[in-house]
RNA sequence: GGGCGAAUAGCUCAGUUGGUAGAGCGCCUGCUUUACACGCAGGAUGUCAGGGGUUCGAGUCCCUUUUCGCCCA
Numbered sequence: 001g002g003g004c005g006a007a008u009a010g011c012u013c014a015g016u017u018g019g020u021a022g023a024g025c026g027c028c029u030g031c032u033u034u035a036c037a038c039g040c041a042g043g044a045u046g047u048c049a050g051g052g053g054u055u056c057g058a059g060u061c062c063c064u065u066u067u068c069g070c071c072c073a
């Protein structure tokens, strides 16, 4: 220098043909217990890496930038 992939909740990751952003674990509150753990019920949490474009509508499509990983030279 060229090619490919990844970036979504605190963590690990889903997200279908563009149509309400989710799961598990964790966190908070309550119940339960002498107490803790387990269990049960409820709850909070997102600039979907940044910017721009297309569209009635974008996590998803297009362009570009950044970071990380792999391959080629």
Base pairs, nucleotide, nucleotide: 001072002071003070004069005068006067007066010025011024012023013022019056027043028042029041030040031039049065050064051063052062053061